[in-house]
Molecule: transfer RNA
Organism: Propionibacteriaceae bacterium
RNA sequence: GCCACCUUAGCUCAGUCGGCAGAGCGGCUCACUCGUAAUGAGCAGGUCAAGGGUUCGACUCCCUUAGGUGGCU
Numbered sequence: 001g002c003c004a005c006c007u008u009a010g011c012u013c014a015g016u017c018g019g020c021a022g023a024g025c026g027g028c029u030c031a032c033u034c035g036u037a038a039u040g041a042g043c044a045g046g047u048c049a050a051g052g053g054u055u056c057g058a059c060u061c062c063c064u065u066a067g068g069u070g071g072c073u
Stems, first nucleotide, its partner, number of pairs: 001072007010025004019056001027043005049065005
C1' cells in the first nucleotide's frame, strides 16, 4: 500500500434481509432472612463509532472518515 471483517447499555454480545432498540452479567430499590449471601420482583442506564446520501421512515442500504482484528504484498 491492497483486501476482508468488526464498532449497539458500565462489561460480554444479540437484533430486525428498512417500521417501538434488547438479553445475560453488573448497578439501584423492594421482598425474603436474626443478619449476609443466594433467590424472587421491579427500576435506571443508549447521539446504535463520526459525518453525509437514499427513503415517508435508516442500527439496518450507499459513500467518506476514525479506531480495532485478520490476511496479502